The part of an RNA shown here (large-subunit ribosomal RNA, domain IV) has 345 nucleotides and comes from Corymbia citriodora subsp. variegata. The full RNA is in RNAcentral, with records from Rfam. Its mean pLDDT, the model's own confidence on a scale to 100, is 82.
[in-house]
Context: one part of a larger RNA
RNA sequence: CAAUCAUUAAGGAACUCGGCAAAAUGACACCGUAACUUCGGGAUAAGGUGGGCCGUUCUUACAAACAUAAGAAAGAGGAGACAUAAAAAGGUGUUGUACGACUGUUUAAUUAAAACAAAGCACUUUGCGAAAGAUGUAAAUCAAAGUAUUGAGUGUGAUUUCUGCCCAAUGUUGGCUGGUUAACGGAUUUUCUUAGCUUACUAAAACAGGCUAGGUUUUGAAGGAUACCCCAAUGAAUGGCGGCCUUAGCUAUAAGGGUCCUAAGGUAGCGGAAUACCCUGGCCGUUAAAUGCGGUCUUGCAUGAAUGAUUUAACGAUACAACAGCUGUCUCAAUGAUUGACUCA
Repeated sequence: CAAUCAUUAAGGAACUCGGCAAAAUGACACCGUAACUUCGGGAUAAGGUGGGCCGUUCUUACAAACAUAAGAAAGAGGAGACAUAAAAAGGUGUUGUACGACUGUUUAAUUAAAACAAAGCACUUUGCGAAAGAUGUAAAUCAAAGUAUUGAGUGUGAUUUCUGCCCAAUGUUGGCUGGUUAACGGAUUUUCUUAGCUUACUAAAACAGGCUAGGUUUUGAAGGAUACCCCAAUGAAUGGCGGCCUUAGCUAUAAGGGUCCUAAGGUAGCGGAAUACCCUGGCCGUUAAAUGCGGUCUUGCAUGAAUGAUUUAACGAUACAACAGCUGUCUCAAUGAUUGACUCA
């Protein structure tokens, strides 16, 4: 000097990103226990008190009694060290807010959470000989030896109170008088070529042309779907939810009015929020002092209703803030022990 321990005057978080670490609390018995609440809880809430041994009195069992065993009570009885759960082990508590209802699950080896799941809620789909859905080329298998209170898919996420407007776009579902087409369809049409026939000018042959039967190649009319256009519906489907001007006998504000655009213009709620740029927003409380925290205001750069909104008892190795207690975290260090290290042998 390091590690692990022990103790510490006065102060008691002044340390620090942050009470990290340590200290403190602790079991049992009796007393006592608030707000709030889904009436179950909260709750070991909080906050207090006590203790051993001998003796005294009493109860029960065996018993006539003593003793023994198990218990109960009292205190101007006693001894003892103001120690008696005598060693070890063995909750810190309280308050507010955010998030998630809860128990549960998760990144084996940097993240345990506010993420996932969850019960509950809702929508879509499924009528069974072969359900829908999934796998497979198929046979077939699961769904299911089930049958709509079933099965499958999706979203939200206990409960309470609720869940507004928009179907123009995208999607889905349904409809269908009409229109446009796809594959198909081949009417029609253009070359080249094989074989045969014909053949004027001409008697023969040949060339060109033509015809018949094939092959090759080009154009491609009418028609033509459950597709698309079209017509409707549908938001707990994907999603969206405005400007400008003006106005009330001081000022301010704007119930109201005008106008443009839109499918419709954000309702109830909540609101400097895990969302607020300007900004450390204004005010109040907390502190001697607060970019913190809580409450309130609020036109919210850019909140908002199952991409759920708002509350909420209980719960949380969650995050933030505060208080009490407690302490070597600190003011500011000191001493001791053990083991290393170091020096000498």